Context: one part of a larger RNA
RNA sequence: GAUUGAACGCUGGCGGUAUGCUUAACACAUGCAAGUCGAACGGUAACGAUGCUAGCUUGCUAGCAGGCGACGAGUGGCGGACGGGUGAGUAACGCGUGGGAAUCUACCCAGUAGUUCGGGACAACCUGGUGAAAACCAGGCUAAUACCGGAUGUGGUCUACGGACGAAAGCAGGGGAUCUUCGGACCUUGUGCUACUGGAUGAGCCCGCGUUAGAUUAGCUAGUUGGUGGGGUAAAAGCCUACCAAGGCGACGAUCUAUAGCUGGUCUGAGAGGACGAUCAGCCACACUGGGACUGAGACACGGCCCAGACUCCUACGGGAGGCAGCAGUGGGGAAUAUUGGACAAUGGGGGCAACCCUGAUCCAGCAAUACCGCGUGUGUGAAGAAGGCCUGCGGGUUGUAAAGCACUUUCAAUUGUGAAGAAAAGUUUGAAAUUAAUACUUUCAGACCUUGACGUUAACUUUAGAAGAAGCACCGGCUAACUCCGUGCCAGCAGCCGCGGUAAUACGGAGGGUGCAAGCGUUAAUC
Numbered sequence: 001g002a003u004u005g006a007a008c009g010c011u012g013g014c015g016g017u018a019u020g021c022u023u024a025a026c027a028c029a030u031g032c033a034a035g036u037c038g039a040a041c042g043g044u045a046a047c048g049a050u051g052c053u054a055g056c057u058u059g060c061u062a063g064c065a066g067g068c069g070a071c072g073a074g075u076g077g078c079g080g081a082c083g084g085g086u087g088a089g090u091a092a093c094g095c096g097u098g099g100g101a102a103u104c105u106a107c108c109c110a111g112u113a114g115u116u117c118g119g120g121a122c123a124a125c126c127u128g129g130u131g132a133a134a135a136c137c138a139g140g141c142u143a144a145u146a147c148c149g150g151a152u153g154u155g156g157u158c159u160a161c162g163g164a165c166g167a168a169a170g171c172a173g174g175g176g177a178u179c180u181u182c183g184g185a186c187c188u189u190g191u192g193c194u195a196c197u198g199g200a201u202g203a204g205c206c207c208g209c210g211u212u213a214g215a216u217u218a219g220c221u222a223g224u225u226g227g228u229g230g231g232g233u234a235a236a237a238g239c240c241u242a243c244c245a246a247g248g249c250g251a252c253g254a255u256c257u258a259u260a261g262c263u264g265g266u267c268u269g270a271g272a273g274g275a276c277g278a279u280c281a282g283c284c285a286c287a288c289u290g291g292g293a294c295u296g297a298g299a300c301a302c303g304g305c306c307c308a309g310a311c312u313c314c315u316a317c318g319g320g321a322g323g324c325a326g327c328a329g330u331g332g333g334g335a336a337u338a339u340u341g342g343a344c345a346a347u348g349g350g351g352g353c354a355a356c357c358c359u360g361a362u363c364c365a366g367c368a369a370u371a372c373c374g375c376g377u378g379u380g381u382g383a384a385g386a387a388g389g390c391c392u393g394c395g396g397g398u399u400g401u402a403a404a405g406c407a408c409u410u411u412c413a414a415u416u417g418u419g420a421a422g423a424a425a426a427g428u429u430u431g432a433a434a435u436u437a438a439u440a441c442u443u444u445c446a447g448a449c450c451u452u453g454a455c456g457u458u459a460a461c462u463u464u465a466g467a468a469g470a471a472g473c474a475c476c477g478g479c480u481a482a483c484u485c486c487g488u489g490c491c492a493g494c495a496g497c498c499g500c501g502g503u504a505a506u507a508c509g510g511a512g513g514g515u516g517c518a519a520g521c522g523u524u525a526a527u528c
Stems, first nucleotide, its partner, number of pairs: 001528004006524005013375006019368002021333001026331003030328003035078003040075002043071002047069002050065007085286003094211007103203002108199008116150004125140006156165003170191006178185002212258003219249003224246008261283004265276004288309005311322004339365001341364003347361001348359004378408004388399004412469001414464001417461002422455001427449008472517005477498003483512005493500002
C1' cells in the first nucleotide's frame, strides 16, 4: 500500500447492489418447512346445492336422500433418496484430473409384442373388550390399478442343449347400428399396465498421477498378501467363509501423532510465489450419540422404523413422547452477526387428465454505514476586509469572500397526482388439421374474448414550497502533509519506531489556526 463475513470508539442525509453466528456439530418454548391424486377403491365425518318430510315466524330450524359439487378418516399409487442446512468426522480413490470394465437406472424418449380366465383376503365400517394416555386386542361385513393362481410366451433368464422357469389392470371422454339380465356388452379416442430392446439422465465400482506438518514416530501387518472350492452383490474383488502357501507395505518415509472437508476459486503480488477456501457453483460427509436393517428404481433415509445410551417432557408409576447442523425465534457462549414478516405473481420442484393443491426452495419486504458504487448537504456575487475569537513587536496580522447582504437554482428528502415492465399461461369461444364409422370426444395450430402482481403508496414522470431538512473524524517533533498561545512541571499524561514531560513542551491537556480523508474517520485483529 492492498484486502476482510470483521469488531470497538466518535459521528451519521439519501439511494442502488451485495453480505450478515467465523464462537457451543451447545440446549431448545412456539408456529410453519412434503404432500398430492375421487380420472385406482370401498365409502360419507364436515360443508354446499338440489329434492322430499315435519314445524312454523314464509324463509329459517330439524330430519332424510352419495342421486350431485365435493371430501375428514381409511385401502391404493406416486413423491417424502429432490429441494434446504451444517462442516463434526475424514490425510482417504474423500477431492481434482485423466483413464477403465464387471454393473444398475423410477419418471422421460423411440421401437417390438401383449393387455386373457379366475380366486381368496385385509383396512375403513359394525359389535365387544383392555388402557390414565400413547395405543392395542377379538369377532363379523366389504372394494380396488392392493394380493394370489391358471393360460399365452414375441422377446427374456437358466441349461447336462433334452428342456425348464417366467407377465399384466384397469380408468376416463364420446357414440350410429346390433345384442341386452337395461347394469352394460360392442366400437372408438386418450391414458394406464406387462415383457423386452435401444437411448437419455442419474448412480455404484476399479486404476495412474496430484493433494498439510512431525523421524524428539522406524519398523507395520493374521483376512494380513496370494491361490483353490463355496457363498454373496446390480456389479469386479478377502467383500465373506473353509483349506493351502507365506506372503504384503516401508528412508521414493510405511506405521503412529497432530491438524484439516476437497475443488472451481478468493486476497495479495510485476510475476514466481505466499495465505485463505464466507457468500455463489461442483463433489463428499453428517443429521441428539452409537449400532442395525426394512421399504423402495434409488436410503442403510435431517422433519421414516427398531435397539442401546445421555438429556428433556407427560404419567393414574403400570407405561409413554421428543430430536431446529430447515425458516423465523429463545436461552447460553462470545468482541461479534438480522424478522417468531408477505406471496406462490414470477422461476423451479412434488402430485394430478386438468382445474388446482403443497412448496420458510424461491421471489420479495424488514433490520445493520457490514462492504462496494453513486448522489447530496447549495450556486453566483459580495471588502466597511463588519462583529466575535486567536496571535501580536500594539502598527497590525489571521479566521476570511468566510459570514451578513443581494441575485439565483431545487438534485435528494417532504408533498400532489399520473403510472410502465416483471404476464406468459390457464379458461371460454370460433376456425383449420390429425384421429375416427362419426360433423362426438380428444390433441395440435391460428384468431377473438375474459381475467391472474407478493413486491407496491413500485420504477419513472409530474405538482407545490423553500436554502429550506442533511458534516464529521483523525492528525499537525522526525519517519509524514500540517504551528502558535495558555495550562502542567519526570506530575498528569503520550507513544507504531526513534522517543517526549524535571518552569519558556510545535511531542502531555485545552484553545485558535492548519493538514488529510469524508458519510464516514480512526483504532484493534488478520493475510499478502